[in-house]
Context: one part of a larger RNA
RNA sequence: UUGGGCGUAAAGAGUAUGUAGGCGGCUGGAUAAGUCAGACGUGUAAGCCCACGGCUCAACCGUGGAAUUGCGUUUGAAACUGUUUAGCUUGAGUGCAGAAGAGGAAAGCGGAAUUCCCAGUGUAGCGGUGAAAUGCAUUGAUAUUGGGAAGAACACCGGUGGCGAAGGCGGCUUUCUGGUCUGCUACUGACGCUGAGAUACGAAAGCCAGGGGAGCAAAGGGGAUUAGAUACCCCCGUAGUCCUGGCCGUAAACGAUGGGCACUAGGUGGAGGAGGUAUCGAUCCCUUCUCUGUCGCAGCUAACGCAUUAAGUGCCCCGCCUGGGGAGUACGGUCGCAAGGCUGAAACUC
Numbered sequence: 001u002u003g004g005g006c007g008u009a010a011a012g013a014g015u016a017u018g019u020a021g022g023c024g025g026c027u028g029g030a031u032a033a034g035u036c037a038g039a040c041g042u043g044u045a046a047g048c049c050c051a052c053g054g055c056u057c058a059a060c061c062g063u064g065g066a067a068u069u070g071c072g073u074u075u076g077a078a079a080c081u082g083u084u085u086a087g088c089u090u091g092a093g094u095g096c097a098g099a100a101g102a103g104g105a106a107a108g109c110g111g112a113a114u115u116c117c118c119a120g121u122g123u124a125g126c127g128g129u130g131a132a133a134u135g136c137a138u139u140g141a142u143a144u145u146g147g148g149a150a151g152a153a154c155a156c157c158g159g160u161g162g163c164g165a166a167g168g169c170g171g172c173u174u175u176c177u178g179g180u181c182u183g184c185u186a187c188u189g190a191c192g193c194u195g196a197g198a199u200a201c202g203a204a205a206g207c208c209a210g211g212g213g214a215g216c217a218a219a220g221g222g223g224a225u226u227a228g229a230u231a232c233c234c235c236c237g238u239a240g241u242c243c244u245g246g247c248c249g250u251a252a253a254c255g256a257u258g259g260g261c262a263c264u265a266g267g268u269g270g271a272g273g274a275g276g277u278a279u280c281g282a283u284c285c286c287u288u289c290u291c292u293g294u295c296g297c298a299g300c301u302a303a304c305g306c307a308u309u310a311a312g313u314g315c316c317c318c319g320c321c322u323g324g325g326g327a328g329u330a331c332g333g334u335c336g337c338a339a340g341g342c343u344g345a346a347a348c349u350c
Stems, first nucleotide, its partner, number of pairs: 003322004007304002012318001014201004021194003025088007033081002035077008049065006091191001092188003095184005103177007110154001114150008125136002162169002206247006215241002220236004258317006266295011299306002323350003332343004
């Protein structure tokens, strides 16, 4: 390489959009590039294979055949693929009528708590721990009452509840805005799926500039503990955490499970619709679509387990793996302000 694989053994890109490419629904007609059949030409000789023959046999040699799986020309076939043409509606999309939602962006508003400031009451402690101490406090703390300021986060509701492609999203109101679902089948008529490159988004930390800074808190200081204690515990505390603009582009970015379509027993919950039966009506009951759990058959799996939300059965497309260490390192390239990211070896060794 062929192959075999990718939940946990090595292996699904963090996610999406989409270029090239690959693949692609149903019914006719045409064509004949692929495909299939025949004929002809060519496919050197030798060798291999078969038959017969020559050296007393064999090796060896001779003659003939087969083979040379290929290429070209030509005559046909028309199922499938391709191309082209005419249609279709089930895939896909549009429209109309409804539905739910922490989906996104901006602006405004609210209450609880915390800290700080001012004032009142009040007096000797407070705080903290396993126990303490550092710390705060007679310049009046802690506690409590009233007033004020600031920043950040939104208790209860809250739920294997909802929404989003993923990251993620949770007080309330308004404005702008994306997607999804259900019903009607009115319209378009295959417009689809995937997607190398590419582009966009992408937690936290980190970086640049300007703001902000209540609480928390890397670093740092102090107190303890200890043999030591660069820790765990305690008292402080700066970056940071927050906002605006720009960068970074990584995570156990996880369902450790790429996307799409189809098929394959059921039971029982939750969320959002629609229809039907019954009813005065609600509720119940039945059917159905979408999403989300759990248990479980067949099947699969090394086992664990998965099991209509597949890790079952098939098809299409992409990504990735190929013993451990060296190593996600070196070198080179490229991106970045930097930190570093992406790409990514070998010697050697077991």

Small-subunit ribosomal RNA, central domain from a Nitrospinota bacterium, 350 nucleotides, folded computationally. NCBI's taxonomy places the organism under Bacteria, Pseudomonadati, Nitrospinota.